The RNA shown here (transfer RNA) has 73 nucleotides and comes from Agromyces sp. Marseille-P2726. Its Rfam family is "tRNA". By type it is a transfer RNA. Gene Ontology term of the family: triplet codon-amino acid adaptor activity. The sequence was found in a public genome assembly. Lineage of the source: Bacteria > Actinomycetota > Actinomycetes > Microbacteriaceae > Agromyces.
RNA sequence: GCCUCCGUAGCUCAGGGGAUAGAGCGCCGGUUUCCGGUACCGUAGGUCGGGGGUUCGAAUCCCUCCGGGGGCA
Numbered sequence: 001g002c003c004u005c006c007g008u009a010g011c012u013c014a015g016g017g018g019a020u021a022g023a024g025c026g027c028c029g030g031u032u033u034c035c036g037g038u039a040c041c042g043u044a045g046g047u048c049g050g051g052g053g054u055u056c057g058a059a060u061c062c063c064u065c066c067g068g069g070g071g072c073a
Stems, first nucleotide, its partner, number of pairs: 001072007010025004018056001028042004049065005
């Protein structure tokens, strides 16, 4: 340099055109306990990597840039 895959919550990931973007774990609060842990219940937390385009509508499709993994040279 070329090809390819990935980037969504603190972490691991789902969602591949249409409701207010979700789960598990974690954080915080509550019940329980002498305290902690476990268990159960609840709350908060997102410019969906940046920009542009297509569309009535984009996390999702297209272009470009940035970052990461793999392959070829």